[in-house]
């Protein structure tokens, strides 16, 4: 060097969590690379770190190391956002009170704010008219007797002339009780009146005098005060829901480089 046989070795890695640590079932990301049993209230191992049985390749483009690109994914941190609990009035939003009183609209030297003086309005009382509803005034009916007149008949005193009481009847009446449109008297009662005569704390609306330039309405920013809610804050969970040319492990791919048996033969 070449052919033949073994043997070391490989026969998937990688990420979290778990673990004291490591490896495995599970789980996620790769990719395709054996088979059976064990195994998350775990299985099994101890830095030489899965056991336990079986099979296939095997000293090299195929095994081990070491460097580098490319990278899926992962994790750690950190910023943002979303959600829930709870706190509280420090500040903000937000609403209410105030005080200030810009901008704007009105009015004003054909005279404003204020002052004083005297009307209206409006409310209140009181007459007065009205209006409803009551009564009376008015006619009629209306008392067997206890209501008047006038009394036939009878009665009753008296010799007698006269006289008295008095039923019925007739007449009118009281109590009641029917009618009436109007007119009159009279009681009550009001969302009644551009009447009369007074009060009238404020409020409007107008006049005269004096005053001599501002009022009025609305109402901004600033500020004080007070309050609600859970928005701004503060804490505590939960969401990897975004982002990071921030760390960090890293598959699968692709360059490079070194290393590594044993036996027999030719």
């Nucleotide at each position: 060097c070449c052919g033949c046989g073994c043997u070391a070795g490989a026969c998937g890695g990688g990420g979290g969590a778990c673990u004291g640590g490591c490896g495995g079932u599970a789980c996620c990301c790769u990719g395709c690379a054996c088979c059976g049993g064990c195994a998350a209230u775990c299985c099994g191992c101890c830095u030489u770190a899965g056991c336990c049985g079986g099979g296939u390749c095997g000293a090299a483009u195929u095994c081990c190391c070491c460097c580098u690109c490319c990278g899926a994914g992962g994790u750690a941190c950190g910023g943002c956002c979303c959600u829930u609990c709870g706190g509280g009035u420090c500040c903000g939003u937000c609403c209410g009170u105030g005080a200030u009183g810009a901008a704007c609209a009105g009015c004003g030297u054909u005279g404003a704010a204020g002052g004083c003086c005297g009307g209206g309005a409006c409310c209140u009382g009181c007459g007065c008219a009205g209006c409803u509803c009551g009564g009376g005034u008015c006619u009629c009916c209306g008392a067997a007797c206890c209501c008047c007149g006038u009394c036939a008949g009878g009665u009753c005193c008296g010799g007698a002339a006269g006289g008295a009481a008095g039923c019925a009847g007739c007449g009118g009446u009281a109590a009641g009780g029917a009618g009436g449109a109007a007119a009159c008297c009279u009681g009550a009662g009001g969302g009644u009146g551009c009447c009369g005569c007074a009060g009238c704390c404020a409020u409007c609306c107008g006049g005269g005098c004096u005053g001599g330039a501002g009022c009025u309405g609305c109402g901004a920013c600033c500020c004080a005060c007070g309050g609600c809610c859970a928005c701004g804050c503060c804490g505590g969970g939960g969401g990897c829901g975004c982002c990071g040319c921030u760390g960090u492990c890293g598959a699968c791919g692709a360059g490079g480089g070194g290393g590594u048996g044993c036996g027999c033969g030719g």
The RNA shown here (Bacterial large signal recognition particle RNA) has 266 nucleotides and comes from a Chloroflexota bacterium. It matches the Rfam family "Bacterial large signal recognition particle RNA". By type it is a non-coding RNA gene. The model forms 93% of the base pairs in the Rfam consensus. Its mean pLDDT, the model's own confidence on a scale to 100, is 75.